A computed fold for a 550-nucleotide part of an RNA from a Chlamydiales bacterium, annotated as large-subunit ribosomal RNA, domain I.
Context: one part of a larger RNA
C1' cells in the first nucleotide's frame, strides 16, 4: 500500500411531524379619505436593541356590557405595583391622536425650515410659547364692482355655505388611445389582436335594456348569462387561419318616464314672437290633442323621511357519561367490568380517550353600535272606457346621398345593416325603417330624447367548511423578526435559515487547562451516542484497530 470487517468522526439524506402555504365551497363585506386616509418618521415601559401595541392623556385613558381569579404583551429575571369595592382579559361606543404624506398658510433635499391674522400664558419691555385659522380648483348664494356700448350684459372682487382631490384588489366593468415577438415553414394583405400596455371614469357589480327587433308566408315578444345550432352557414394571398345568427333547452324576470300638440299663469320683447312654471301626453291590428254627444270610478300602487315589531352581526352562557388490575418513566393502548349520545367533528393530555381537559349535538344570550326587513304614518306623486268629427302634434343639419375610413364572423366585395370625417339633404301618417345590391310585392316595426332590479363578472379582505393538495430543495418569495440580510447610481432583484425532554428536571460540585474552547467525573432524566452544533442520522469522504494479501 491494498482488500475485509468493526469502532468512531465528518455529514445532514431519509423516517416521522407541523406553527405554514395551496386550492375549493358557503356566508358577508366590497371601500377608506380634508372630522386628514393608505402607508411611514419619531417616539411611549421601572430596567428595553428587536417585534407587538399605543400616540405628549402615549404595551396606554373613559363608559357601558360580558367574565369570574388572577395579573403587569412576545419574554425570562428582579425591582415595585394592581386586584371580590371584580383587576388582567374579550365586545360596544367614546376622548387622545407628535411629525411627515392627497398634505392644503409659504418652502422644500418627506418626516424639516420660516410665516401672517385671531385669542391666551409669560416678560419691566422685547425674544419665547401654547391654542385657532391662512392653499387650488368648482356650484350654489349675496354684496360691491364692471367692458366693447348709453341703459345693460359678459368678466372681476369679496364674504358664507356645500363639493372635489389622494389610495386601494396588477381583480372585475366601460369608453378612448394602441403595439410587437409569433403563425403564414421567406414576406407584404392577413395573423397575433382590438390582445399586451397607456389614459379617463364608475360601481358593488359595471355595462346592456323595453324594438325604426327578429322571423318567414307560421309566428316570437326588453336586456343579460348559460347549454345548444357549430367549428355549421360563412370570411379567407379561399394560405395560415378567422368564424356567427335566427330557433331549441335553461337562469331570472317588471317595465317605465320625458319632448310636441292644447290649455292656464307669469316673465321679456325689436309687437313676428320667445322664454319660465303647471296641467295634458307618449304610441304602430297607430296614438295623442281639439269639438261633439255617452258611459264609468273616489281605489290601487309607489317615492324620500320618521318610527318601528323581529331577525342577523360584533362579547358570551349551560351543556351527558369511567372504574379497577397488570406492564411501563408515563396509560388514552391490553385485560375485567360498567355508563352516556339530538353530543362516536376536532383538539389537547407522559403511547392509541365518546365517558380526564377544551369543544361537539342542542339549548339559551345584548347595556352599546351596525346591518336586513314585517308594519305603521307625514309629505308628495299615481286612474279611466268607447263612439263620430277635425286633420293640430308624434323628436332635423336628422335619415338619406357622393368620397374616404371604422365596426359588423364578413378581408370592397353583389356588401345590405351600423358607426365616424368631408360636401350635401328629405318626407311628416295619404308619413318613415327594415326584411343582406337593387325593384316589386308581402309581412313587420316606429329612428333622430331619457331612467330601470335580478339572472352575470370578480376578491385586498372577514367568519366558518373542506381535500384520492404541500409537509421544510416540498408548499407563497417568506412555517423562523422576510420583500429581511445582501447586490446594484437607480430601475429592480432577492436569499438561507423548522424539530433537545413528557417536565428544563437545561448539569450544582471537583478535575485537567492560558482558556468564557473542549472534555472527565458526578447528579438530573426512560433514555446524555436526547447536552443545548440538541429527534432519526444515510452515502460520499475521514480515521483507529483487527484479519488477510503484497
Nucleotide at each position: 500500500a491494498g482488500c475485509u470487517g468493526c469502532u468512531g468522526g465528518u455529514g445532514g439524506a431519509u423516517g416521522c411531524c407541523u406553527u405554514g402555504g395551496c386550492a375549493u365551497c358557503g356566508a358577508c363585506a366590497g371601500g377608506c379619505g380634508a372630522u386628514g386616509a393608505a402607508g411611514g418618521a419619531c417616539g411611549c415601559g421601572c430596567u428595553u436593541a428587536c417585534c407587538u401595541g399605543c400616540g405628549a392623556u402615549a404595551a396606554g385613558c373613559a363608559u357601558c356590557g360580558g367574565g369570574g381569579a388572577g395579573u403587569c404583551g412576545g419574554a425570562a429575571a428582579g425591582a415595585g405595583g394592581c386586584u371580590u369595592u371584580g383587576a388582567u382579559c374579550c365586545g360596544g361606543u367614546g376622548a387622545u391622536g407628535u411629525c411627515c404624506g392627497a398634505a392644503u398658510g409659504g418652502g422644500g433635499a418627506a418626516a424639516c425650515c420660516c410665516g401672517g391674522c385671531g385669542a391666551g400664558a409669560g416678560u419691566a419691555a422685547u425674544u419665547u410659547c401654547u391654542c385657532g385659522u391662512c392653499a387650488u380648483c368648482u356650484u350654489u348664494a349675496a354684496a360691491c364692482u364692471g367692458a366693447a356700448u348709453a341703459c345693460a350684459u359678459a368678466g372681476g372682487u369679496u364674504u358664507a355655505a356645500g363639493g372635489a382631490a389622494g389610495c386601494a384588489a396588477u381583480a372585475c366593468u366601460u369608453a378612448c388611445c394602441g403595439a410587437a415577438g409569433u403563425g403564414a415553414g421567406a414576406c407584404a394583405u392577413c395573423u397575433c389582436a382590438g390582445u399586451a400596455g397607456g389614459u379617463a371614469a364608475a360601481g358593488g357589480a359595471a355595462a346592456a335594456g323595453a324594438a325604426a327587433u327578429c322571423a318567414a308566408a307560421c309566428g316570437a315578444g326588453a336586456u343579460u348569462c348559460c347549454c345548444u345550432u357549430a367549428g355549421u352557414a360563412g370570411c379567407g394571398g379561399c394560405g395560415a387561419g378567422c368564424g356567427a345568427a335566427g330557433u331549441g333547452g335553461g337562469a331570472a324576470u317588471a317595465g317605465c318616464c320625458c319632448a310636441a300638440a292644447c290649455c292656464g299663469a307669469g316673465a321679456a320683447u325689436u309687437u313676428a314672437u320667445u322664454c319660465u312654471c303647471g296641467g295634458g301626453g307618449u304610441u304602430g291590428u297607430a296614438g295623442g290633442g281639439c269639438c261633439g254627444a255617452c258611459c264609468g270610478a273616489u281605489a290601487u300602487g309607489g317615492a324620500c323621511g320618521a318610527c318601528g315589531a323581529a331577525a342577523c352581526u360584533u362579547a358570551a352562557c349551560a351543556g351527558a357519561a369511567c372504574u379497577g388490575c397488570a406492564u411501563g418513566g408515563a396509560a388514552a393502548g391490553g385485560c375485567a367490568g360498567g355508563g352516556g349520545a339530538u353530543a362516536c367533528a376536532g383538539g389537547g393530555u407522559g403511547a392509541a380517550a365518546c365517558c380526564c381537559c377544551c369543544g361537539u349535538a342542542u339549548g339559551u344570550g345584548a347595556a352599546a353600535a351596525g346591518u336586513u326587513u314585517a308594519g305603521u304614518u307625514c309629505u308628495c306623486c299615481u286612474a279611466g272606457g268607447a263612439c263620430g268629427g277635425u286633420u293640430c302634434c308624434u323628436g332635423a343639419g336628422u335619415a338619406g346621398g357622393u368620397c374616404c375610413g371604422g365596426a359588423c364572423a364578413c378581408g370592397u366585395g353583389a356588401a345590405a345593416c351600423c358607426c365616424g370625417g368631408u360636401c350635401u339633404g328629405a318626407a311628416u301618417c295619404u308619413g318613415g325603417g327594415g326584411a343582406g345590391a337593387c325593384c316589386a310585392c308581402u309581412c313587420u316595426c316606429c329612428a333622430a330624447g331619457g331612467c330601470u332590479a335580478a339572472a352575470u363578472a370578480c376578491u385586498c379582505g372577514u367568519c366558518g367548511a373542506u381535500g384520492a393538495c404541500c409537509g421544510a430543495u416540498a408548499g407563497u418569495g417568506u412555517a423562523c423578526c422576510a420583500g429581511u440580510a445582501c447586490a446594484g447610481u437607480g430601475a429592480u432583484g432577492g436569499a438561507a435559515a423548522g424539530g433537545u425532554g413528557a417536565a428544563a428536571a437545561g448539569a450544582a460540585c471537583c478535575c485537567c487547562u492560558g482558556u468564557u474552547a473542549g472534555g472527565g467525573g458526578a447528579g438530573u432524566g426512560a433514555a446524555a451516542u436526547a447536552g443545548a452544533a440538541u429527534c432519526u442520522g444515510a452515502a460520499a469522504c475521514c480515521a483507529g484497530c483487527a484479519g488477510c494479501u503484497u
The RNAcentral record of the full RNA draws on ENA. The source organism's lineage runs through Bacteria, Pseudomonadati, Chlamydiota, Chlamydiia and Chlamydiales. Its mean pLDDT, the model's own confidence on a scale to 100, is 85.